This is a predicted structure of a 72-nucleotide RNA (transfer RNA) from Parcubacteria group bacterium GW2011_GWE2_39_37.
[in-house]
RNA sequence: GCCGCCAUCGUCUAACGGUUAGGACGCCAGAUUCUCAUUCUGGUAAUCGGGGUUCGAUUCCCCGUGGCGGUA
Numbered sequence: 001g002c003c004g005c006c007a008u009c010g011u012c013u014a015a016c017g018g019u020u021a022g023g024a025c026g027c028c029a030g031a032u033u034c035u036c037a038u039u040c041u042g043g044u045a046a047u048c049g050g051g052g053u054u055c056g057a058u059u060c061c062c063c064g065u066g067g068c069g070g071u072a
Stems, first nucleotide, its partner, number of pairs: 001071007010025004018055001026044006048064005
């Protein structure tokens, strides 16, 4: 250089083109406990950037950025 794959809450991970963008861990508050831990309840926070297609895009297409792998 060329080819392929990936990018979503703090982390990991779901989501036929029509979802309130879900779950687990974490964190915060409350309950429980003499205290801590455990357990239970509630809350918290996300679609890499720009364009296109579409009535509608996390999802499809193009370009870019970053990461991973392959190849001379």